[in-house]
RNA sequence: AGAGUUUGAUCCUGGCUCAGGACGAACGUUGGCGGCGUGUCUAAGGCAUGCAAGUCGAGCGACGGACCCACUUCGGUGGGGAACCGAGCGGCAAACGGGUGAGUAACACACUGGUAACCUACCUUCGAGACAGGGAUAGCCUCGGGAAACCGAGAUUAAUACCUGAUGGUCAUGGGGGGACAUAUGUCAUUCCCAUGUAAACCUUUUGGGCUCGAAGAGGGGCCUAUGGCUGAUUAGUUUGUUGGUAGGGUAAUGGCCUACCAAGACCGUGUUCAGUAGCAGGCGUGAGAGCGUGACCUGCCUCACUGGGACUGAGACACUGCCCAGACUCCUACGGGAGGCUGCAGUCAAGAAUAUUCCACAAUGGACGAAAGUCUGAUGGAGCGACGCCGCGUGCAGGAAGACGCCCUUCGGGGUGUAAACUGCUUUUCUUUCCGAAGAAUUUGUGACGGUAGGAAAGGAAUAAGAGGUGGCUAACUCUGUGCCAGAAGCCUCGGUAAUACAGAGACCUCAAACGUUGUCCGGAUUCAUUGGGCGUAAAGCGUCCGCAGGUGGUUUGAUAAGUGAAUUGUUAAAUCCUUGAGCUUAACUUGAGGACCGCAGUUCAUACUGUCAGACUUGGGGCUGGGAGAGGCAAGCGGAACUAUCGGUGUAGUCGUAAUAAGCGCUGAUAUCGAUAGGAACACCAAAGGCGAAGGCAGCUUGCUAGAACAUGCCCGACACUCAUGGACGAAAGCGUGGGUAGCGAAAGGGAUUAGAUACCCCUGUAUUCCACGCCCUAAACGAUGCACACUAGGUAUUGGGAGUAUCGACCCUCUCAGUGCCGUUCAACAAAGCUAACGCGUUAAGUGUGCCGCCUGGGGAGUACGAUCGCAAGAUUAAAACUCAAAGGAAUAGACGGGGACCCGCACAAGCGGUGGAUCAUGUGGUUUAAUUCGAUGAUACGCGGCGAACCUUACCUGGACUUGACAUAUAGCUGCACGGUUCUAGAAAUAGAACCCGCCUUCGAGGGUGCUAUACAGGUGCUGCAUGGUUGCCGUCAGCUCGUGCCGUGAGGUGUACCCUUAAGUGGGGUAACGAGCGCAACCCUUGCCGUAUGUUAAAUGUACAUGCGGGACUGCCGGCGCAAGCCGGAGGAAGGUGGGGACGACGUCAAAUCAGCAUGGCUCUUACGUCCAGGGCGACACACAUGAUACAAUGGCCAGUACAGAGGGUUGCCAAACCGCGAGGUGGAGCUAAUCCCAGAAAACUGGCCCCAGUUCGGACUGAAGGCUGCAACUCGCCUUCACGAAGUCGGAAUCGCUAGUAAACGCGCAUCAGCCACGGCGCGUUGAAUACGUUCUCGGGUCUUGUACUCACCGCCCGUCAUACCACGAAAGUUGGCAAUGCCCGAAGGCUCCUCACGGGGACGAAGGCAGGGUCAGUAAUCAGGGUAAAGUCGUAACAAGGCA
Repeated sequence: AGAGUUUGAUCCUGGCUCAGGACGAACGUUGGCGGCGUGUCUAAGGCAUGCAAGUCGAGCGACGGACCCACUUCGGUGGGGAACCGAGCGGCAAACGGGUGAGUAACACACUGGUAACCUACCUUCGAGACAGGGAUAGCCUCGGGAAACCGAGAUUAAUACCUGAUGGUCAUGGGGGGACAUAUGUCAUUCCCAUGUAAACCUUUUGGGCUCGAAGAGGGGCCUAUGGCUGAUUAGUUUGUUGGUAGGGUAAUGGCCUACCAAGACCGUGUUCAGUAGCAGGCGUGAGAGCGUGACCUGCCUCACUGGGACUGAGACACUGCCCAGACUCCUACGGGAGGCUGCAGUCAAGAAUAUUCCACAAUGGACGAAAGUCUGAUGGAGCGACGCCGCGUGCAGGAAGACGCCCUUCGGGGUGUAAACUGCUUUUCUUUCCGAAGAAUUUGUGACGGUAGGAAAGGAAUAAGAGGUGGCUAACUCUGUGCCAGAAGCCUCGGUAAUACAGAGACCUCAAACGUUGUCCGGAUUCAUUGGGCGUAAAGCGUCCGCAGGUGGUUUGAUAAGUGAAUUGUUAAAUCCUUGAGCUUAACUUGAGGACCGCAGUUCAUACUGUCAGACUUGGGGCUGGGAGAGGCAAGCGGAACUAUCGGUGUAGUCGUAAUAAGCGCUGAUAUCGAUAGGAACACCAAAGGCGAAGGCAGCUUGCUAGAACAUGCCCGACACUCAUGGACGAAAGCGUGGGUAGCGAAAGGGAUUAGAUACCCCUGUAUUCCACGCCCUAAACGAUGCACACUAGGUAUUGGGAGUAUCGACCCUCUCAGUGCCGUUCAACAAAGCUAACGCGUUAAGUGUGCCGCCUGGGGAGUACGAUCGCAAGAUUAAAACUCAAAGGAAUAGACGGGGACCCGCACAAGCGGUGGAUCAUGUGGUUUAAUUCGAUGAUACGCGGCGAACCUUACCUGGACUUGACAUAUAGCUGCACGGUUCUAGAAAUAGAACCCGCCUUCGAGGGUGCUAUACAGGUGCUGCAUGGUUGCCGUCAGCUCGUGCCGUGAGGUGUACCCUUAAGUGGGGUAACGAGCGCAACCCUUGCCGUAUGUUAAAUGUACAUGCGGGACUGCCGGCGCAAGCCGGAGGAAGGUGGGGACGACGUCAAAUCAGCAUGGCUCUUACGUCCAGGGCGACACACAUGAUACAAUGGCCAGUACAGAGGGUUGCCAAACCGCGAGGUGGAGCUAAUCCCAGAAAACUGGCCCCAGUUCGGACUGAAGGCUGCAACUCGCCUUCACGAAGUCGGAAUCGCUAGUAAACGCGCAUCAGCCACGGCGCGUUGAAUACGUUCUCGGGUCUUGUACUCACCGCCCGUCAUACCACGAAAGUUGGCAAUGCCCGAAGGCUCCUCACGGGGACGAAGGCAGGGUCAGUAAUCAGGGUAAAGUCGUAACAAGGCA
C1' cells in the first nucleotide's frame, strides 16, 4: 500500500466482498510449564446457610461466674479487687469502607468561574474558661398480658445522661453614628455606644485523657453559573406556580423552594414540548490524521438498596445489613398475630452461547473504637478454579546413506517423505526424588496467611511434553484415488453433469504454534457522508419559474475600538493511562522514578495587517430623472376575409365516399358535382425566418384603449441602498373537476365495417364528453438546454436592433469606418478557428474552462415515489415520505461483432427469360415408423435419406436362438514336461464346431535336447463394448466467396482504430489514383494436368501416296496492333488468327464457423468385460409391412409402338480371365475349342438416326406391374432370399394440387456403350465414354445466399437473441381489517396510611389542609394478535398473448 466481482472486450460510476488490528467473549479440535492480569455483558429475577460494624470498665451503677482471704454445721456465708464473660445506661462510629447501573437527556457529569448567599464531628494552632445546685430514668426486683415477637404497671438506683442558676467574650439578635472598598441586597477594619440572650464533666495518677465558649487552618460538603457532549419534525407550538414583582414562611444558605396578593408574562426553527435510547468522565479500541466506535477491569463524580411514600436521630442521612406506613413476595403461627429483604464475600436455583471457592489470614496496607494493650474489619493481603488475555520457556543438541522399511507419485527409468528415522555421542531448561531455604518486619524485642513458596545444591534419565487451519483466484502452499449438478463446498467470484489442484480420503506442501480455527461485535481499508477529502448535461443528483423576510456573504477610503485573530505570561486542566528515558523482578509481560504531553478554559499584558463594531467621506456595484426607437409581452372592446358545415333555392343524374384491397355509411324521398343566398362556430394561409417578446408556463388576422418589462443615447441626482435565499407568497401547458353558456370542425368513451388464429388495436364510417367563453378549483409534465442564480477573467466569425462619424449626394438611398446592445453559427466541405475541462460523448465568452458568494439536491438496484401518519383538494389526486424482504449487481459512454419486416453499392442459374423434370401411377433403392427372438450399428434442415455399403443366400455379420472352448481364433516372453512333427485319407457320433478311432506320410541340425511343434503354468491375449463432448487423421458446409492477418509507425486513458476508408476499375483486397501510413504474409491470379491449332521427331500391332492415331519436343494469345473514351488502371469496337481479352474443363479450398460427421476404415487417452461384452459352429435376421418421406427407373404414347433392312463412336476390360468360328436350343444357354498376358485376339451386335411396312387415338399392336407354368446359369447350398429366358396373364397410369428441382453451349435434353465391386446378383445405383443436339437472359423491383460501406440496438449462447404483464402453484416479509390483549404517560373525581406543618388542649387526645398506594371515568400513545382483503418479492422446465429493444414491424 491494495485486491476480487457488472462487459465479448474497454474506460467510468457504483455497491458487495476480502487481506489488518481489537475483545470481560462464546463454540470446535488440541493441550507441557511458569509469571502478571482478568472472570454473570443475560433475570435491578428469587434466595437456604455462614460471615461482611463494632468498640470503650481510663464515663456509670448493679448482677452472675471464676479467683483470693476469713469463718464454716462443708449446705454455704461475709469481704476484696488488677484482670475476664454476658446484659443495660452513656459516648463515638455506624452517612466510611464494599456492591450495582434500574432510573436519569438532568447543573447528573466534564471543564471554567462564583458563594459579598453557606455548613463542617473527629484533627491542628491560638485566646478564654470549667462556679453553685437539682429532679429523674434503664438495668435489677415484684406483678400482669401474649403461642411467639414483645408489651404494660408498681417500687428502687448511678453517671462524661438530663435540668436550673451564676460568670463570660473577638459570640448571637435588635437599634444608632462615622471610615475605606464596592455597589443589587453588602463586606472589611483598632471600629464606637446601648439593650437583651446563651457555657461546661469529669475519668485517671500519668510529661495522661476528656469537656465549654470564641477565632483561624486543613480536609469535606451544599448552592449558583458560562460552555460541552445522543436520535427523531411522519413530535411545532409549550407553560398557570407557569414568568416577574411585593409581603411573609422555610432553610446552614440564595431562590416560586412554599403561601397570599398584583401584573401577563416566560420558552421556541441556534429545535420549546413530546417520544425513543442512555449513568457521566479520566480513558479504551481503531485510524497517517481528522475522525468513528465504546465506557469491562483501575480512578473521580452521580444514582439506587424488594417496590412506593415519609420523616426521626445526628456535624453529616431522608440512611444497603436504622425507624414508620402502604404494596407484592417468602417464612413462622396456638389464626389472635408476627418475621424478612445478598445490586457486600462465598454459595444456590432460574435465565443463558457464557463467566470461579459456601478457601486462608488480619502478617502487611488502610479503617472504626480505645489513653493503651487490644478488639472488629469477606476493605485488604493471599491461595484455589478457567489457555479467558498478555508475556516468557520447553518438547532436545551434534553426527549419521547418493538415501533402510512403510506410505505416496511415476513417462516404470525413477522421484518424494529424507538426516528425517534407526544407530552413535552429548546436554538436563522442564520433570521426579532428597537436602538446604529467603526478602516481604515498618520496630530494640516479638510478630508471616502466602509457604517449606521463590531460590540454591545433589542424583536420575531424552527422559514427561504438538497440534490446528489451509493448499482454484484474491492468498503462502499440488498430486493421486473415490464421487458424477449426486453427496457436498462456499468470505466474494463461484466449484461439482466420468479425466474436479474448489466435494471426500490419502500423500506431499504452506502458515501459525500451546495454541489454531469458526461465529459475533467495533474501527480500518471506505476519499462509500468527502472539514482535511466527493459530486449533480447523459451514471444517483438543479426545486417548473419568479418575488422575498430571517440567515449567509458583501465595493473604495480615513479615524477610533480591540470582539474575532496573533504573541508572551499566570492559574487550572486529580492520579493512573500515553510518549521519552532510567530502575526492579534471570528476560518479557508487570511494577516503579524523572521528564514530556494531555492540543481545553479563565485571568493579565502587548500587537492592529485582515474580519467585525462605531463615526466620517467617495462613486465604479445598484437605483432614479430625461429623449427617440423595437417587439405574436399582458388585459379588454370592436372589425375582417378565406375555408368548413348546415339550411333554402336553381341546374343535373346514378352513383358517391373510403381503402393496400374491401365493406359498412350516404344516395331516385334526387346524393356526389355545380351556382346563388342565409346562418353558425372555431382557427387566423401568404408575410414567416437558425426571426421577435416574456421569469417560466407561453404569446401570431386587423384596429383602438389601458398596462408591464427590457435595450440604447445624453447629461444630472442618490450614495453600497448589493448578491443569494430555508420557512413563506405569486404565477404555472395539457388533461381533469364545479356552475352557467356555446358547439362548425376535430374527436377519448361508445356503435358499426374491415384485418386477424383472436383484434376490446393499428385502417374505414359515425360519434358523446372534451376542445371554445365567463367565474372558481386542480398544481402536475421528457415543466428539457435533462445544464440554479449573481459577478469577474480567458483569440474570433456572422446576422440583426438602435445610434454616431466620414465621403458623396438634391436627398433620409448606397458605400466605408466605428460604438453599444441582442441573438445565432463555429474545430466540417477548399481556407480560418486556442488553451482548458471531461469516463467518454462532448462543452468551449450563452462553458460543462478559471475563480468567488448563496440556495437546492444525491449516496447500489428492486421494494417505492409505495405503505402508514400529517397537510392541501369537491373529487381525481398532489406534497412530505419509510421499513421488512430480496439481488450482486443496476447503470453511463465508447469499441469490435452479429442482427434489422434500416439505407447505399455490387455479385451468383438468386430471380426474371427459356428447356426439361419432381410432387399424381407402378416398380426399385434408402429412411422414418411399426413389428420382431433379432429385424446389428452409424448418418438426421440446408451440409442425413441409390449415404458408410465399389455389390447381406452361407461367409461378410457387428444382431438373435441354440450348441461348444477358456493362455484362448491371433502376438511376445519365461519355466517345466512330453512326443517327434506338421499334414493327408477313411470311418463313427453330431446340425456343425468338436470328440474318438484307424491308416498313410513320417521333420531340420553345426549333434548342444539347439531350432521348430504340442501340453502345463505364469505374465498376458482379445472386445465392431462406452465416450467423435478427451483426441489424431480424414471429410462436409459457408465457398473458388474475396476475404483474413502481421511488423514498424501514427491516433486513442483504454478496448480498439489506421493500414484494409474514398474515387475509378476488375472474376478477384485485380490494378490504378489518392491517403499517417510504409511494407509484408496466407488467400486471388500464375506455375501443374487435360482439351482445341500448327510444326517437328519417332513409331508397332493402325494405315499403306498424302494422312489418321499414339508418344515426346517445340511454337502459338501478350490488350501485342489499330480507332474511341479515360490522369492511369482499364473499358468499348476492329483487324489478323484454330483460338481474344482468366479460350473450355480439372486438380488446387485463406483466417475461421457449425463442441458439424466419423472411437464401425485406421490410430489412440480414459473407463469397462475376462469359463465372457472374448472365440468357434449351425440355423435365423439385416429382405418383416396398416403407413409416411427421399432419390430414381419405366410409362401414360403417333416427334410414338412393332417388324424388316442399312449406317456411324469413344472410352474401357480380359489368363482362377475374355472367349471367336462352327453346331444344338424359340431363348436364356449348351457343346466346342481357334486366338489373346492384348493399337494384333475376344468382350462387341452401339443405340437413337436413316429407309420401307403395319398400327389410327383406343386403356390401344400404348404401358408393362402382378401372377401361373416351363426352363437356363452361378454356387456346398437359390425355401426364407439371386439373376436370366420362353409362353401365358396384362394392374395402375390418358402428363400429375399446393409446392418444388436442374441447366447459360458442345450446355440442357435424348441415345446407347464401358468399368469398379463381383462365384452369382437384387445395378433401374455409382463412376466414366462418346452419338444427336437446342431455347433464352429485357433487366436487378422482388425471393434466397454472399461481399463492402453506413445507421440503430436493451443482442454477444449474438434475432432460433433479448424480454413484458395477467393467470395458476409454493414460500416469505410488509400493509389494511370487524375486533381483541397488554404496556406507558397524563387528566378529572372518590377514598386517604405513615408523616411533618397548623389549630384546640395542662395532658391524654382531637380537628384541618397536604399527602403514597388504591378505586371510578373518558380520552391519548405504543406494542402484540386476528377471519379476511390488497399489493410486493422469490421460485427448475406451467398457461395466454407479444408490450419494449432494429423504422421491433402503429417510432
Small-subunit ribosomal RNA from a metagenome, 1451 nucleotides, folded computationally. RNAcentral holds the sequence, with entries from SILVA.